[in-house]
RNA sequence: GGGCGGGUAGCCUAGCUCGGACAAGGCGGCAGCUUCCGGAGCUGCAGACCGCGGGUUCAAAUCCCGUCUCGCCCG
Repeated sequence: GGGCGGGUAGCCUAGCUCGGACAAGGCGGCAGCUUCCGGAGCUGCAGACCGCGGGUUCAAAUCCCGUCUCGCCCG
């Protein structure tokens, strides 16, 4: 330099194939119930505008272009 894959809450992982309206789940956090206290269990709440920038579209995490970063492969 070329090719492929990954980047989405504090952490992990879906959703991308085929665009669709509050972006889902687990762990963790906070509050309540329970308990003598805690843990476990149950209930509720908060938290990501999707690596970054631009484009297409009524509408983009998803499609297109550029770019950053990580991993693998080729030269």
Description:
This is a predicted structure of a 75-nucleotide RNA (transfer RNA) from a Halobacteriales archaeon. Its Rfam family is "tRNA". Rfam classes the family as a transfer RNA. Its mean pLDDT, the model's own confidence on a scale to 100, is 83.